[in-house]
c-di-GMP-I-GGC riboswitch aptamer from a Deltaproteobacteria bacterium, 76 nucleotides, folded computationally. Its mean pLDDT, the model's own confidence on a scale to 100, is 86. It was read from a public genome assembly, where an Rfam model found it.
RNA sequence: CCCGAUAAAGCCAAACCUGUUGUAAAACAGGGUCGGAAAGCGGCGGGUCUUUAGAAAGAUGGCCGAGCUGCCGAAG
Numbered sequence: 001c002c003c004g005a006u007a008a009a010g011c012c013a014a015a016c017c018u019g020u021u022g023u024a025a026a027a028c029a030g031g032g033u034c035g036g037a038a039a040g041c042g043g044c045g046g047g048u049c050u051u052u053a054g055a056a057a058g059a060u061g062g063c064c065g066a067g068c069u070g071c072c073g074a075a076g
Base pairs, nucleotide, nucleotide: 002076003073004072011036012035016031017030018029019028020027021026034062040068041067044065045064046063047060048059049058050057051056
């Protein structure tokens, strides 16, 4: 470095509920706990979704790829 354990310490929090914001996709806060070794970060490429007659504008990093950063350390 790859890798990722019936290891240790900690971390995040889907659905759903409540409140707020937004035309919407959704976001944020609280509860919650299905899951996650990058479920940390950023929309760069693809996908999906929303608005729009369209051009286009947006949402999603918990859809995938690539990028940047990072805790722990058994076996191999």